[in-house]
Formats: sequence, structure tokens, C1' cells
RNA sequence: UAAAAAAUAAUGCUGAAUUCUCUUAAGAAGCGGGGGAACCAAUUUCUGGGGUGAAUCCUAUUUAGGAGGGGCUACCCUUUAGUCCUAAUCCGGCAGCUAACCUCGUAAGCGUAGAAAGGGGCAGUA
Repeated sequence: UAAAAAAUAAUGCUGAAUUCUCUUAAGAAGCGGGGGAACCAAUUUCUGGGGUGAAUCCUAUUUAGGAGGGGCUACCCUUUAGUCCUAAUCCGGCAGCUAACCUCGUAAGCGUAGAAAGGGGCAGUA
């Protein structure tokens, strides 16, 4: 000097997964999910069905490719451009929508830097 690793603090990303109180479980607020009338819809139930989630479908001998869907590019939004992902899991024969009502979760995992146009906001100076 360079690279790698570890710890702390700050900052940012996916996601509903944050904040406050509390000696700890936990409680509350906020956010998110499921069940559940009338009306409406649907009557297709081994070709099982359904939920969370962006994560579904088609082609293909295989590798893989495509369509559709979703994320990121550091003040925010939209567009352009670039780039990446397209899993996993739960219920257990059963659930359309759904007011009242009932009930559940509040995890986990990471590190992009490069921008352009339009609009908005903040700060500073005159």
C1' cells in the first nucleotide's frame, strides 16, 4: 500500500413485519393476512380444492428460451435507459364476494452507487 475478516455506529434495500410501554414473557398503537350475512356471482366437486407471496403460463430430449409479473439504480414521483428475480411454504376434503363479528402475524435476509428528461420538495445565498 492492497486484499480479506470481525466488531460498533450511521445509512440504504426486499418484506406487512415499525413505534411506544415494560424486569422478562408480553401489552398497546400502526401496518398486514384469514374466516364470516343479505344482495350479486357460481352451480362442474380425483382432472381434488384453497391460502400467503411478484413468483404464473407456454415451448423444449436435455441445457434452456419466451410471454406475463415483480424489484433496484441514495431527496421524492413519473417516464426513458440499464440491470436483476420469477422461490418457498401452509390448510387438510374444506372456505366465492361479504356489514356486524371472530381470529392470526409483526419475521427473515441483504449492500446498489450511474444516470438522463419532466414535475415536486428541502436547504443555502442574493

c-di-AMP riboswitch aptamer (ydaO/yuaA leader) from Proteiniborus sp. DW1, 126 nucleotides, folded computationally. Of the family's consensus pairs, 92% are formed in the model. NCBI's taxonomy places the organism under Bacteria, Bacillota, Clostridia, Eubacteriales, Proteiniborus. Its Rfam family is "c-di-AMP riboswitch aptamer (ydaO/yuaA leader)". Rfam's curators write: This family represents a conserved RNA structure found upstream of the ydaO and yuaA genes in Bacillus subtilis and related genes in other bacteria.